A computed fold for a 1439-nucleotide RNA from an uncultured bacterium, annotated as small-subunit ribosomal RNA. The sequence is in RNAcentral, with records from Greengenes.

RNA sequence: AGUGGCGGACGGGUGAGUAAUGCUUGGGAAUCUACCUUUAAGUUGGGGACAACCUAUGGAAACGUAGGCUAAUACCGAAUGUGGUCUAAGGAUUAAAGGGUGCCUCUAUUUAUAAGCACUUGCUUAGGGAUGAGUCCAAGUUAGAUUAGUUAGUUGGUUAGGUAAAGGCUGACCAAGGCGACGAUCUAUAGCUGGUUUGAGAGGAUGAUCAGUCACACUGGAACUGAGAGACGGUCCAGACUCCUACGGGAGGCAGCAGUCGGGAAUAUUGCACAAUGGAGGAAACUCUGAUGCAGCCAUGUCGCGUGUGUGAAGAAGGCCUUAGGGUUGUAAAGCACUUUCAAUAAGGAAAAAGGUUUAUGUAUUAAUAGUGCAUAGAUUUGAUAUUAUUUAUAGAAGAAGCACCGGCUAACUUCGUGCCAGCAGCCGCGGUAAUACGAAGGGUGCAAACGUUAUUCGGAAUUACUGGGCGUAAAGGGUAUGUAGGCGGAUAUAUAAGUUAGAUGUGAAAUCCCAGGGCUUAACCUUGGAACUGCAUUUAAUACUGUAUAUCUAGAGUUAGAUAGAGGUAAGUGGAAUUUCUAGUGUAGCAGUGAAAUGCGUAGAUAUUAGAAGGAACAUCAGUGGCGAAGGCGGCUUACUGGAUCAUAACUGACGCUGAGGUACGAAAGUGUGGGUAGCAAACAGGAUUAGAUACCCUGGUAGUCCACACCCUAAACGAUCUCAACUAGCUGUUAGCCAGACCGCUAUAUUAUUUUAUGGAUAGAUAUAGAGUGAUAUAGUGGUUUGGUUAGUAGCGAAGCUAACGCGUUAAGUUGAGCGCCUGGGGAGUACGGUCGCAAGAUUAAAACUCAAAGGAAUUGACGGGGACCCGCACAAGCGGUGGAGCAUGUGGUUUAAUUCGAUGCAACGCGAAGAACCUUACCAGCUCUUGACAUACACGGAACUUUCCAGAGAUGGAUUGGUGCCUUCGGGAACCGUGAUACAGGUGCUGCAUGGCUGUCGUCAGCUCGUGUCGUGAGAUGUUGGGUUAAGUCCCGCAACGAGCGCAACCCUUAUCCUUAGUUGCUAACAAGUUAAGUUGAGAACUCUAAGGAGACUGCCAGUGAUAAGCUGGAGGAAGGUGGGGACGACGUCAAGUCAUCAUGGCCCUUACGAGCUGGGCUACACACGUGCUACAAUGGUAAGUACAGAGGGUUGCGAAGCUGCAAAGUGGAGCUAAUCUCAGAAAGCUUAUCUUAGUCCGGAUUGUUCUCUGCAACUCGAGAGCAUGAAGUCGGAAUCGCUAGUAAUCGCGAAUCAGAAUGUCGCGGUGAAUACGUUCCCGGGUCUUGUACACACCGCCCGUCACACCAUGGAAGCAGGUUGCAAAAGAAGUAGGUAGUCUAACCUUAGGGAGGACGCUUACCACUUUGUGAUUUGUGACUGGGGUGAAGUCG
Repeated sequence: AGUGGCGGACGGGUGAGUAAUGCUUGGGAAUCUACCUUUAAGUUGGGGACAACCUAUGGAAACGUAGGCUAAUACCGAAUGUGGUCUAAGGAUUAAAGGGUGCCUCUAUUUAUAAGCACUUGCUUAGGGAUGAGUCCAAGUUAGAUUAGUUAGUUGGUUAGGUAAAGGCUGACCAAGGCGACGAUCUAUAGCUGGUUUGAGAGGAUGAUCAGUCACACUGGAACUGAGAGACGGUCCAGACUCCUACGGGAGGCAGCAGUCGGGAAUAUUGCACAAUGGAGGAAACUCUGAUGCAGCCAUGUCGCGUGUGUGAAGAAGGCCUUAGGGUUGUAAAGCACUUUCAAUAAGGAAAAAGGUUUAUGUAUUAAUAGUGCAUAGAUUUGAUAUUAUUUAUAGAAGAAGCACCGGCUAACUUCGUGCCAGCAGCCGCGGUAAUACGAAGGGUGCAAACGUUAUUCGGAAUUACUGGGCGUAAAGGGUAUGUAGGCGGAUAUAUAAGUUAGAUGUGAAAUCCCAGGGCUUAACCUUGGAACUGCAUUUAAUACUGUAUAUCUAGAGUUAGAUAGAGGUAAGUGGAAUUUCUAGUGUAGCAGUGAAAUGCGUAGAUAUUAGAAGGAACAUCAGUGGCGAAGGCGGCUUACUGGAUCAUAACUGACGCUGAGGUACGAAAGUGUGGGUAGCAAACAGGAUUAGAUACCCUGGUAGUCCACACCCUAAACGAUCUCAACUAGCUGUUAGCCAGACCGCUAUAUUAUUUUAUGGAUAGAUAUAGAGUGAUAUAGUGGUUUGGUUAGUAGCGAAGCUAACGCGUUAAGUUGAGCGCCUGGGGAGUACGGUCGCAAGAUUAAAACUCAAAGGAAUUGACGGGGACCCGCACAAGCGGUGGAGCAUGUGGUUUAAUUCGAUGCAACGCGAAGAACCUUACCAGCUCUUGACAUACACGGAACUUUCCAGAGAUGGAUUGGUGCCUUCGGGAACCGUGAUACAGGUGCUGCAUGGCUGUCGUCAGCUCGUGUCGUGAGAUGUUGGGUUAAGUCCCGCAACGAGCGCAACCCUUAUCCUUAGUUGCUAACAAGUUAAGUUGAGAACUCUAAGGAGACUGCCAGUGAUAAGCUGGAGGAAGGUGGGGACGACGUCAAGUCAUCAUGGCCCUUACGAGCUGGGCUACACACGUGCUACAAUGGUAAGUACAGAGGGUUGCGAAGCUGCAAAGUGGAGCUAAUCUCAGAAAGCUUAUCUUAGUCCGGAUUGUUCUCUGCAACUCGAGAGCAUGAAGUCGGAAUCGCUAGUAAUCGCGAAUCAGAAUGUCGCGGUGAAUACGUUCCCGGGUCUUGUACACACCGCCCGUCACACCAUGGAAGCAGGUUGCAAAAGAAGUAGGUAGUCUAACCUUAGGGAGGACGCUUACCACUUUGUGAUUUGUGACUGGGGUGAAGUCG
């Protein structure tokens, strides 16, 4: 190597398939089971081969082929038959294998062997056990109904076959069944479980490691062997792929352990060992074992440890911040004193080892001191891990800290850089020049050998609600009814025991979780025990409730009998009013229509009016939060048919009930079909208007339609936005339909009674009797009406409790409960797409996703707004007066221009504004020339008093030269002021940001408002107060009131003005007296008056009348100088406008620093086709001109006002009195009045412009001043649209003064003179206040917001088709294999009569069948020119 045996069906891997041939839990009967164990019986005697081996030979190889030899526990007969199996109960049939060791006591050869004996290991048959396996049943086990029907061996039976075994598992025959809304079938997805994770739990998600189980082994099929396989490392076939080849053929299957490649965000070593545990073989030693034990890699996770400890303030240095003082990093560091775990080095050093082998002894077995088993003792030997755990020694703080975050959520803050850039971001959101949000730094917070991010799961999420949600308005009640299945169901009794409850038993594997112990120094980890596993099954009890069965009951429900109301329904008939049309008459020019018009109709006779006719549709009044109906809905009247409801009283049935998925019926309007009908109205359409347009609103016409019949459609804000049924829980007030009771009134009848009267009788009269009629009263009965109360059923309005987010609901619930159904789960996409169903169509119904947003929504609150409402106010309108807008000029602005035309202010609330005054200066601008610690401040050093005279250059700043001069204080040291030079800190900036700011101011608005405390109401935002009734200029006051008070505003207090008084009389005044002048308070004198300026008085609705609520107040009156805040001023609430101002000033930040600072000269701010604002002067006779003449107030004045006088036509000059001002002066007021002239003209108006001559100021009037004289003499003849001011000493008009200022007002601020008109009133315009209402606005209507179109991007539907996947049906095909058949070929064992047979193998063939092929369907995915809508985008377009 081979024969033979056992094992390769275990162990190890993976999760493709599988929604049930699986798994889990619990049961069952018709089975098998090698090795192990136990029991019983046996193990006798023969035969023929084949490997290895030898020879020959084929092939590249893999692998064979032929001949020959041989053994067995390999193979095959025979015997026996305990037993097994079959049976017709007679019988038939059915096994085996030996090997190893030892011994001679007995027998035989006689050393020692054979027989034999003993032990041992096998073998055979049968029964049991254990283990393992097969099989059946029940329950559970993902999503989709846009998958509703499915199934022919299908379901069952008989019979046969087959299997280890029941069974359509298979065949033949028979029957027609089986499954399914309790979800079959189909599609998609998925191994299942113990468990894991999360959660309070119930649940949700999940199925790595470990354990149980199933399936698979390149893909598909098949059998063989075997106890066991349809076999991961076996066989055969088909297919794909890879490799070898000599081209003929062969080989292979890591989802074993390592390892490689690929893919990927991502996952390790081609390690050591069988020492231990376990497995296979073996008698054993032992062999094998990528199972396993260990090691390696990885912070992947869990646990533990370290990176030092103590002390240390000069609070070091450095960093960072800073209010520049300091703070912080921080006892932190350094320094000093200690410790040495861990790591390092060195030395020692366990446990995990039990066994095995061997020696000796004992014991058992035996004849035996062999042998073997067991026990004891000794010896020897086994460690991969391993340089192990662990111990000791040595040295030294030595070798050992990071990551994220710091706007809120959420612990932790500053600086710098950046400037909607770069970037951040879980959500909200940061960033546009002061970013705690970006980047960096310092500091801090959190966690820590980790920290953060990403992904995923659960939680929070009561946000799918079983536990545990909702549906009036937030998403959500089906349009309504009927009714099938289903769910739920009144009272009593009995039985049963299915549900239910309790106990017991079995099971619920182990591990995990939990509890208590134990072991590693602790922990993680390991281990022992317990509990638990909430489940399932069996069984024994209980019987209240539910179920089931039986019997009974009447309260639910219903039936019969009597009444009542009603636009309930269907059909037929019928009536009047009106519109329109037609006919006829009368009649004449318009009618109609509108905000106004036009189209339209009308002289061919309309409209109007009268009469008649036709036709269709609808039914005024009654009429009503009235009625009826299931809802939709129903309205003249009559008739017929018909449904339902309510009430009352009896009787009857006996739970017959409620709800209701599907189903069925009804279902407004519009719309559709067929056939009619058509008066009016009226989509579409036409015309006329309106308008920027007007495919609208308005008008004139007008067709479908509206109407009827039949048939469809099936939807509505089909609403009470409120499903149906039942029970319970305060009331009040109406109304509709009944019933009951009471009261009152009327009528009728009867009875009684009173009275009047008639008739008869009677009678002188009268009394009296009978009959009749009338009236009144009482009682009874009937009937009608009114009214009250009760009750039932409907229908309304309030309202307690309760509910509700609030609004609200509230016995007709949205309250408290029960039963059933329907529906909801953020907004948009979308009630859309696709598919299905229905429909003639229109369309209806069922009904998504991608994508996108961080909201969408409800109710209420406060504001703001409204071409909403109510009330009120204001020169807001109206009524008036005068202007602007037209002209010329002045002035400011825009624009343009320029070297510069400096800057700011820009609707009201910028524009004669900052500027109360630009020739230089101012001045900030431009050009040129200059300076650089500077024109100005502080500090230092040195020098000098300061200052001043003159000259030169220059445009000047400046530069150079030069003269005079030595001051003040002193404690004698020096000091103060000033000037020059030098160096450094610094100065300087009208440079930017008013959107970083302070301060100041404007505006709403001198409008009457704006708030607070306490209380009360509301969940709350908030409300109340502050609203209401009156009243006021006023939130002013009064009354009322869940409010009571208070504050800022209003008013008053302050100033001024109007009257009077007191005091005081100079510079003011002058009545009386006197003097005096041409005249004059000029003088004496006076203190009366005016006036001045101090102090008082006075006015408060105090008084009267009326009114009002007896209030507040209002109206009128008296008195008074003044009357109702007397007139005027100052005074401006909370706030709004990012209003204005960085150029008054101040100031943060940024910027410039020989310039963006400073000085000087000249220029500019003064420009000029134009536009606007504010003014002046005019256009004339209420005027101009000339002459004369009268009367103010308030101011200013010494760098000043400046008189008289004189000169000049004048501006002005000269002059210099007086005056620091009630003294002097500016300073003549003007309009007015008187007289004259002009006579309606571009003028005797108007004065611009221009020429010329002058004056004044000032260094200087050229750019660029004001004024005067003479001359010139423009526009303009009262102003379009539009627009402004003013309500009384006001408007208008007239002059005067002042500030600024050298000079320069038509501006501004003041002053007085003269001095009106009008206001009916609140409709309208504007602004404001209060209350109320709507709101989708809150940057608050200059808001918000819709759709088309254009552009870009994204996802998606349709689409001629194209390309795949899966699958049904009908066929074809047929490898290997198995089974059946068998003409052919071959054939050792057994039988044989020796011929052959039996049996077997090969071959052929039939059946089944994998790959594969064809045809035709279904379904699904991708893609597709083009096309549909949707979403999102920057500041687009049109409305």